[in-house]
RNA sequence: AGAGUUUGAUCCUGGCUCAGGACAAACGCUGGCGGCGUGCUUCAUACAUGCAAGUCGAACGGACGGUAGCAAUACCGUUAGUGGCGGACGGGUGAGUAACACGUGAACAACGUGCCUCCUCCACGGGGACAACACCGGGAAACUGGUGCUAAUACCGGAUACGAUCACGGAGUCGCAUGGCUUUGUGAUGAAAGGCGGGGCAACCUGCCGAGGGGAGAGCGGUUCGCGUCCCAUCAGCUAGUUGGCGGGGUAACGGCCCACCAAGGCGACGACGGGUAGCCGGCCUGAGAGGGUGUACGGCCACACUGGAACUGAGACACGGUCCAGACUCCUACGGGAGGCAGCAGUAGGGAAUCUUGGUCAAUGGGGGAAACCCUGACCCAGCGACGCCGCGUGCGCGAUGAAGGCCUUCGGGUUGUAAAGCGCUGUCUUCAGGGACGAAUGGCAGGUCGAGUAACUGCGAUCUGUGUGACGGUAUCUGAGGAAGAAGCCCCGGCUAACUACGUGCCAGCAGCCGCGGUAAUACGUAGGGGGCAAGCGUUAUCCGGAUUUAUUGGGCGUAAAGCGCGCGUAGGCGGCUGGCUAAGCGAGAUGUGAAAACCGGGGGCUCAACCCGCGGCCUGCAUCUCGAACUGGCAGGCUUGAGUCUGGUAGAGGAAAGUGGAAUUCCCAGUGUAGCGGUGAAAUGCGCAGAUAUUGGGAGGAACACCAGUGGCGAAGGCGGCUUUCUGGGCCACGACUGACGCUGAGGCGCGAAAGCUAGGGGAGCAAACAGGAUUAGAUACCCUGGUAGUCCUAGCCGUAAACGAUGGGCACUAGGUGUGGGGGGUUAUCAACUCCCUCCGUGCCGCAGCUAACGCAUUAAGUGCCCCGCCUGGGGAGUACGGCCGCAAGGCUAAAACUCAAAGGAAUUGACGGGGGCCCGCACAAGCAGCGGAGCAUGCGGCUUAAUUCGACGCAACGCGAAGAACCUUACCAGGGCUUGACAUGCAGAUGAAGCGGCGGAAACGCCGUGGCCGAAAGGAGUCUGCGCAGGUGGUGCAUGGCUGUCGUCAGCUCGUGUCGUGAGAUGUUGGGUUAAGUCCCGCAACGAGCGCAACCCCUGUCGUAUGUUGCCAGCAUUAAGUUGGGGACUCAUACGAGACUGCCGGCGUCAAGCCGGAGGAAGGUGGGGAUGACGUCAAGUCAUCAUGCCCCUUAUGUCCUGGGCUGCACACGUGCUACAAUGGUCGGUACAAUGGGCUGCGAUGCCGCGAGGCGGAGCGAAUCCCUUAAAACCGGCCCCAGUUCGGAUCGGAGGCUGCAACUCGCCUCCGUGAAGUCGGAGUUGCUAGUAAUCGCGGAUCAGCAUGCCGCGGUGAAUACGUUCCCGGGCCUUGUACACACCGCCCGUCACACCACCCGAGUUGUCUGCACCCGAAGUCGCUGGCCCAACCUUUUAGGAGGGAGGCGCCGAAGGUGUGGAGAGUAAGGGGGGUGAAGUCGUAACAAGGUAACCGUA
Repeated sequence: AGAGUUUGAUCCUGGCUCAGGACAAACGCUGGCGGCGUGCUUCAUACAUGCAAGUCGAACGGACGGUAGCAAUACCGUUAGUGGCGGACGGGUGAGUAACACGUGAACAACGUGCCUCCUCCACGGGGACAACACCGGGAAACUGGUGCUAAUACCGGAUACGAUCACGGAGUCGCAUGGCUUUGUGAUGAAAGGCGGGGCAACCUGCCGAGGGGAGAGCGGUUCGCGUCCCAUCAGCUAGUUGGCGGGGUAACGGCCCACCAAGGCGACGACGGGUAGCCGGCCUGAGAGGGUGUACGGCCACACUGGAACUGAGACACGGUCCAGACUCCUACGGGAGGCAGCAGUAGGGAAUCUUGGUCAAUGGGGGAAACCCUGACCCAGCGACGCCGCGUGCGCGAUGAAGGCCUUCGGGUUGUAAAGCGCUGUCUUCAGGGACGAAUGGCAGGUCGAGUAACUGCGAUCUGUGUGACGGUAUCUGAGGAAGAAGCCCCGGCUAACUACGUGCCAGCAGCCGCGGUAAUACGUAGGGGGCAAGCGUUAUCCGGAUUUAUUGGGCGUAAAGCGCGCGUAGGCGGCUGGCUAAGCGAGAUGUGAAAACCGGGGGCUCAACCCGCGGCCUGCAUCUCGAACUGGCAGGCUUGAGUCUGGUAGAGGAAAGUGGAAUUCCCAGUGUAGCGGUGAAAUGCGCAGAUAUUGGGAGGAACACCAGUGGCGAAGGCGGCUUUCUGGGCCACGACUGACGCUGAGGCGCGAAAGCUAGGGGAGCAAACAGGAUUAGAUACCCUGGUAGUCCUAGCCGUAAACGAUGGGCACUAGGUGUGGGGGGUUAUCAACUCCCUCCGUGCCGCAGCUAACGCAUUAAGUGCCCCGCCUGGGGAGUACGGCCGCAAGGCUAAAACUCAAAGGAAUUGACGGGGGCCCGCACAAGCAGCGGAGCAUGCGGCUUAAUUCGACGCAACGCGAAGAACCUUACCAGGGCUUGACAUGCAGAUGAAGCGGCGGAAACGCCGUGGCCGAAAGGAGUCUGCGCAGGUGGUGCAUGGCUGUCGUCAGCUCGUGUCGUGAGAUGUUGGGUUAAGUCCCGCAACGAGCGCAACCCCUGUCGUAUGUUGCCAGCAUUAAGUUGGGGACUCAUACGAGACUGCCGGCGUCAAGCCGGAGGAAGGUGGGGAUGACGUCAAGUCAUCAUGCCCCUUAUGUCCUGGGCUGCACACGUGCUACAAUGGUCGGUACAAUGGGCUGCGAUGCCGCGAGGCGGAGCGAAUCCCUUAAAACCGGCCCCAGUUCGGAUCGGAGGCUGCAACUCGCCUCCGUGAAGUCGGAGUUGCUAGUAAUCGCGGAUCAGCAUGCCGCGGUGAAUACGUUCCCGGGCCUUGUACACACCGCCCGUCACACCACCCGAGUUGUCUGCACCCGAAGUCGCUGGCCCAACCUUUUAGGAGGGAGGCGCCGAAGGUGUGGAGAGUAAGGGGGGUGAAGUCGUAACAAGGUAACCGUA
């Protein structure tokens, strides 16, 4: 520090997710030791039991026990009571609290203070009680009544009185105000307590502790103020003690704190009031920081103590382990009445994912009491439990290769686990055992010594020294010894992010998953194993927080199109603000002072062996406050200025606004004329109108609405918007020149106003148009598009509504930053003057182009989206949703404001490459058109589907499966079926062993096979061949063509597909390859940020067309000879054959073209612009085809899915399709005669002459391994005859009969011949195929396969056409361009209703409990006030009573809980209703994306 995820790819926006750290944690698996920490986050729920606050006998009287004593008595110990101090600390918890509660800094001239320290003074003299106790009572108990006695440091008067307090005066001094301080006079008021020691006979002296008045201090507390401190504005107004005053009360003290009266104030968008949530802080976690989160442990403060209320005591409380009352709950009870409060420490129950021992000790530290010893102390110190956290240690170390065994993988070679183990050597931490054994302890007390103050002196006190004594932890830490590698490793992960890979199992199952996503038979993603990676006594998971996230942006973001500029203006508060001198010093800067507790953190030290942890020092604590200084900038105050702004004057353009009036054209309607059969409308029609006279046309009239031309990216306005003409009223702008005011400015939360269309209310108006509606068409449907009608509405007046894709999708203002060119308005200059042009300058407006710059890109670019400043508005993933609820507005429609649950891993922007379009342009192709012949109808052949079957083996399925694999299924083939057999096998190879094998003959059998007989190979031998047995193995046309190789089809013989370097672009990518021409062609030329190159095209290759040369046998024969015959002699001229060459290149001429490429025409030529044909198939596409040609991974079968045999099947037939053959006839059929080929094939072969048969064929065998012989008569054609338009002398199916051939065998199931039979069919619906020349059509011939079987296939030649205007249309293709929401790419994408399931939400007759406001009723305890009668020891007096004072009781104000009524808030639940979301393959349609087939979208009805 980043990464994954939207796309085919890219850049951007943007969300989601991950890697880090943390934790009072919990859960899963696992667990050796120690140290230091830490441990109810939930029910502030309820609590059994024990303990947590007592102490003082040196304050007091008793009582009990003990010792001594006969006893009195003395002493010692204990302690119920009186009394004192302490129970307000310490400890717990976080419910409440949004507050001066907390933090920080100030203030108190409005305050208090026990214990402690210091100073000062005093302590005189009296009195009366009450507990305990005794006695008598009540009660179950708790407890309590009466009578009587008694002490005090308990209580009460009196005296004394300071500098205390109060009242009234005087003086001085100080302060920001109230006022304070000092001093002085007079008067008044207010004190007390003793105890224990020492000396002394005593008086008395003395010490310590304690008491009282006053002052000071320290520490602590109380109060007040500034600033800071969460969310909701869908909480906007709140307030009656409320705000202030006067007077009083109350308090330690100010104050509406309380009361009476008076006034009517006070608070609030700088967020009052209300609601929700919450103890606050030091800190802690995170972060680079700013910030965010948090407040456990430790420390500070606050609040609370079962719930609510209240006061008492006291220095201090409204009091956790005190009191009273009320309430709820629990317990006891004799039913009358009582007791209780763990949020102290342990512990229990409950709740919960979850949180410990009913431990030890006061040894240390601290606290209370005490003179002290000492006592108390669940504070504390320790121990226990929990891997809850942090830190440390260990589970061994070295050597050790045959790289052991085993496991796993394997290409079977090996690899890996792995120096790992074993083995050998060594060590001994921790654990275990044994032994030694701490620090923490020094005080204090007592005894003794020394010194000091003090005393007359001693005691005592203070300091110090010596001796004596004290440890819960703990026999712990630690040390020593012994023993033996001995007792000690797991967890998670291994597809990417992210470090780590294989095998098997599974087969969209089981499962995984943080995100993207894995799993449908080869899963590095599931499960297991081996191996590996990470961390380690832990490892993972979950929850939460910060980070990454600059994803709330102060640091540090944005708003044209991604989310985001309010529709527009006026303007309030607020924010911001020109030049200049002066003053000020709030902001700002500097210095100083105080404070910012400690701990924490950081730095450098120290202590535990280290670390965690702990100790000491420094820093930090970024803050607040005060003082002093400074004056540039901002602010403030008063002043000046003119450039910002405004005013005046003169011009000027304009659909700016309002009102009134007015004009013509057109539509429609009415009347009349002319006129006749149609009009109208559409893609085509129909509805409609018209003979009752339409349309058309002419004239007249009515009425409403809108204003052609001018008209213009022209004008005006803030926007919406504004368009005939005239008048009136009126707003704003611009320009010119001067003058004036003197910052008067900009923006603008709220607020106010304006605001298209639609819509609403009321009243008018209504020509045209036109939602709704009706009809006609279209259609599968058509509640649409089209047509005919047509009502609201559109128009006017008045009033609402307040929204639009209200858009430049761009808020306003000011300033700055290259230009060019139009256009609207004004001014100036130039042309000797004037005027109109021209040109130039300038201000304002409005467009286009374009530099820098900006931008994700597109684009913007002085009219900014550039560079800056100021102000406002708005955004923060998509959906849910601009919805619900609430509020405000509206007559309504609805508008404004505006969520959440839930759900998704995206949704988006711009650009790129493709693909696609019922987008465009250009151009090809038998693509259409023009033609010729067909197919589709018939019969048959053949293939496919289907059906059938024991089997009808398998594959191929649009083009590109279907006369295809099949260049040939009777057996074989053969893979299928039935039956019969075999099991190392029909076939290969290795090893071992055995051996009268193979073959032949016979028998059985359908055969395979079995049985019997016969039978001995090669070699000198070893051995080999053969056969048999056994082990390794064979075999499979079994599966997967979606695991593959190879081969093939197809687009397509289409002209394309790419690369290197350069350049452009952030990038995908572009350029090149586009453009202008041209071509069959990315063929070539020109141009060009491209220049080159590769695979394709073309050419090179083969055949064919012309000629030449060479050679002439088996070929040829012109001339010569010869023959029946090129038969023979001969010849090489010719044909032909075989080789090698020539030839054609737009080379030549003319025209066109850009001087090019090239095109057109011509000459010559056998051939002319690729001469014709073939071979040749770029990058790629279709998971195209083939596992059954072959090869091959994996899976499967192994007495069978292998193999052998016989028979059957692949040939089955209601049917449907493809491809063919033959026809339907006269351009024909038939009969007779007569010509002319080429390619090929031939020895298990072709087979001549001859003979036989009507014929197929047979007999026979010459010749020929073939330019020699044979197949081999080519047929159509031509000549002649017949047929005469007929289901025929057409057609030949079908069937009967008789034969021939091949073959082991023609029944299923071959071909051929002859005789007979003579079906359908008379040219073929929709539709559809081939072909552009030696082509189509037509005619025959040959070959492969093959025993036989050809209408198929592959070839050969013969005869030999028609047509092409042209590219609109159909199909396919190429290039450019455009749109796109497609990229599995239009066979794409995608919307809504309905149906089903689930989920959350809203409404809902209601209903349930919670919180809360207001009004009223009742009114406990208690303070305060009042109080007749009643009661009372201290003091007074005039004494058996009164007074002062007090008490009980009563009354009153206030007052908790409770009650009644009425509101509000949020929550739970609910019949039913509503929409929303989600859910592989449901229904209906086709809305959107292309011109999406009616352009889409916004507002409205």

The RNA shown here (small-subunit ribosomal RNA) has 1501 nucleotides and comes from iron-reducing bacterium enrichment culture clone HN-HFO74. The RNAcentral record of the sequence draws on ENA and Greengenes. Its Rfam family is "Bacterial small subunit ribosomal RNA". Model confidence (mean pLDDT): 86 of 100.